[in-house]
RNA sequence: GCGGAGGGCUGGAUGGCCGCGGGGCGGGCAACCGUUCCGAGGAAAGUCCGGACUCCCGUUGGCAAGGGUGCCGGGUAACGCCCGGCGGGGGUAACCCCAGGGAAAGCGCCACAGAGAAGAGACUGCCCCUGUUCGCAGGGGCGAUGGUGAAACGGUGGAGUAAGAGCCCACCGCGGACUUGGCAACAAGGACGGCACGGCAAGCCCCACCCGGAGCAAUGCCAAAUAGGGGCCUCGCGCGGGGGCCGGUCCCCGCAAGGGAUACCGCCCGCAGGGACGCCAACGCCCGAGAGGCCCGGGUUGGCAGCUUGACCCCCCUUGGUAACAGGGGGGGCAGAGGAAUGGUCAUCCAUGGUCGCAAGGCCAGGACAAAAUCCGGCUUACAGGCUCUCCGCGCAA
Numbered sequence: 001g002c003g004g005a006g007g008g009c010u011g012g013a014u015g016g017c018c019g020c021g022g023g024g025c026g027g028g029c030a031a032c033c034g035u036u037c038c039g040a041g042g043a044a045a046g047u048c049c050g051g052a053c054u055c056c057c058g059u060u061g062g063c064a065a066g067g068g069u070g071c072c073g074g075g076u077a078a079c080g081c082c083c084g085g086c087g088g089g090g091g092u093a094a095c096c097c098c099a100g101g102g103a104a105a106g107c108g109c110c111a112c113a114g115a116g117a118a119g120a121g122a123c124u125g126c127c128c129c130u131g132u133u134c135g136c137a138g139g140g141g142c143g144a145u146g147g148u149g150a151a152a153c154g155g156u157g158g159a160g161u162a163a164g165a166g167c168c169c170a171c172c173g174c175g176g177a178c179u180u181g182g183c184a185a186c187a188a189g190g191a192c193g194g195c196a197c198g199g200c201a202a203g204c205c206c207c208a209c210c211c212g213g214a215g216c217a218a219u220g221c222c223a224a225a226u227a228g229g230g231g232c233c234u235c236g237c238g239c240g241g242g243g244g245c246c247g248g249u250c251c252c253c254g255c256a257a258g259g260g261a262u263a264c265c266g267c268c269c270g271c272a273g274g275g276a277c278g279c280c281a282a283c284g285c286c287c288g289a290g291a292g293g294c295c296c297g298g299g300u301u302g303g304c305a306g307c308u309u310g311a312c313c314c315c316c317c318u319u320g321g322u323a324a325c326a327g328g329g330g331g332g333g334c335a336g337a338g339g340a341a342u343g344g345u346c347a348u349c350c351a352u353g354g355u356c357g358c359a360a361g362g363c364c365a366g367g368a369c370a371a372a373a374u375c376c377g378g379c380u381u382a383c384a385g386g387c388u389c390u391c392c393g394c395g396c397a398a
Stems, first nucleotide, its partner, number of pairs: 001394010012349007020039008041369001045380002048378005053215004058283006066211005071085005087098004101206002106204002108200003123146001125142007154172005173195001174193002178189004219305004229296007238271005246266004251260003273287003312333009350367001352365005
């Protein structure tokens, strides 16, 4: 210098004028006014994961259904995310990509081609025997050679055989056990075993671990209004005790007012029983004379809260760690709308392209993807231009 790989940042700046939303302070009865501070992203997007929070069920435990993850270890509030490693594949390399075990528990698939696609009765062929009109025919053996295919029941070499074949041998491959190293996934080693009925499980399935469901249009309060609407269904409407005049019924006295007594009810307690989650159990809660379910119909479309200080973001130092990250210290930052604010305009400068010019400089175009809506941690997708760090390869120079 060229090519490649991995990462970080930015993605317009400044000033003036005008106009918006929120907070603080001051004035004002209030409406409002003044002043000051803040005001859309790295993805705000997709709605793909995980949570916080709210309600359903009040909680706990178990089960079913359904779903998710899937090499090992670590991180995290958690995750399907991140970091480190193991194994496999691609690449000269830096790096990038993939993922559990089981196919002999069972079911299913492997098009076409091919003889044959999983315990292959054989196409081209090889060998043996008999016959022979010398073209072949019949019987038996083989699956090594060739062909088809993505893949054909291990590969190379040798020995053996009628011809062949792990039939046998050596090496490679494969298998389980053992030894060593490692937390582990795994790796290495020697010995043993002729070992084999392929591939797909991101086909169903089996295995291990994990998971309630909805969602801020959650949910709560206030105001207002309507039809305190109508129909149907399920279970139940029991037992015992207490209290004493508080109320009612009843009894007694009394003309009445009122007084007495306690049998019953209202009242209190307990039990049975019933109720709400997909099912079961326990505790709690409601009822104990009511509880729940289904259908039809009507009213309310208003205001306030939830609403933004957090597992929050950024920078520096330090401790531990390979790292992700964790602990400690210091500094800085922060939209909360409610049909939805965060803008418009002018000037200058800047990154880019074109053009004129020797140059200075002038002119024109133009600045990507794109817009908060409960809030966070991730992943995925989109992105003009610019800056920067590290690594690999090649070439050159010193």